[in-house]
RNA sequence: UCCGCAUCAAGAGAGGCUGAGGGAACCGGCCCGUCGACGCCUCGGCAACCUGCCCGUCGCACCCGAUUGUGGCGGCAAGGUGCCAAGCCGGCCGAGCAGCAGGCUCGCUCGGGCGAUGUAGA
Numbered sequence: 001u002c003c004g005c006a007u008c009a010a011g012a013g014a015g016g017c018u019g020a021g022g023g024a025a026c027c028g029g030c031c032c033g034u035c036g037a038c039g040c041c042u043c044g045g046c047a048a049c050c051u052g053c054c055c056g057u058c059g060c061a062c063c064c065g066a067u068u069g070u071g072g073c074g075g076c077a078a079g080g081u082g083c084c085a086a087g088c089c090g091g092c093c094g095a096g097c098a099g100c101a102g103g104c105u106c107g108c109u110c111g112g113g114c115g116a117u118g119u120a121g122a
Stems, first nucleotide, its partner, number of pairs: 001122002004119005013043005021032003027091001029089001044084003049080002051077003055074007092112006098105003
């Protein structure tokens, strides 16, 4: 980088450095930002994808007097990632709904797309 799968409305911030932009990309909206954002460092925290368990339970296989392996579900831990403003901040496409006199959209729902994170593979 490509491809597959899962998840994306919950959760979790202090200090130091820096100094003007930042919220992935263009554009426009909205928001954050000299009361110092973004970023970096330190410490702390959240969550539980991978991981571990001498934890529970159910199944399968193997042994069969004791066992071992493996899978599902649940629990515990927190080693590898990730994350700690706002739903992925909302936008795009399709369908349905709602509103209004029209054709639209400030809205709602579902699906898709884009993106993010993890994981398996190439």

Predicted 3D model of a 122-nucleotide RNA (SAM riboswitch aptamer (S box leader)) from Candidatus Gaiellasilicea maunaloa.
NCBI's taxonomy places the organism under Bacteria, Bacillati, Actinomycetota, Thermoleophilia, Candidatus Gaiellasilicea.
It matches the Rfam family "SAM riboswitch aptamer (S box leader)". About the family: The SAM riboswitch is found upstream of a number of genes which code for proteins involved in methionine or cysteine biosynthesis in Gram-positive bacteria.
Its mean pLDDT, the model's own confidence on a scale to 100, is 77.
Of the family's consensus pairs, 94% are formed in the model.
The sequence was found by an Rfam model in a public genome assembly.